[in-house]
Predicted 3D model of a 104-nucleotide RNA (SAM riboswitch aptamer (S box leader)) from Oceanobacillus jeddahensis.
């Protein structure tokens, strides 16, 4: 960096730290009653890897390698369509951007 998937479910405690964080811009939230981060231990999940069914496409079992444990990816952002009614707001699709996870 590139492909293909997935993303409106689900899962937190102590310990160290001591200021800002929610990837980025705007709202909006978290945060000294102690965030975010870092470690240990607990916990969801099931993408791969592995047992099975089963006959090639799934389905169970389990939990090794990742990954996850405020808020729907917190919510828009860009393009189309649609409705209210009036220049704003609300709805559906796509697609862009970012997270993962496999493969190159």
């Nucleotide at each position: 960096u590139c492909u293909u998937a997935u993303c409106c479910a689900g899962a937190g405690a102590g310990a160290c730290g001591g200021a800002g964080g929610g990837a980025c811009u705007g709202g909006c939230c978290c945060g000294a009653u102690g965030a975010u981060g870092u470690c240990u231990c607990a916990g969801c999940a099931a993408c791969c890897a592995g047992c099975u069914u089963a006959c090639c496409a799934u389905g169970g079992c389990a939990a090794g390698g990742u990954g996850c444990u405020a808020a729907u990816u917190c919510c828009a952002g860009a393009a189309a369509g649609g409705g209210a009614a009036u220049c704003u707001c609300c709805c559906u699709u796509u697609a862009a951007a970012g997270a993962u996870a496999a493969g190159a």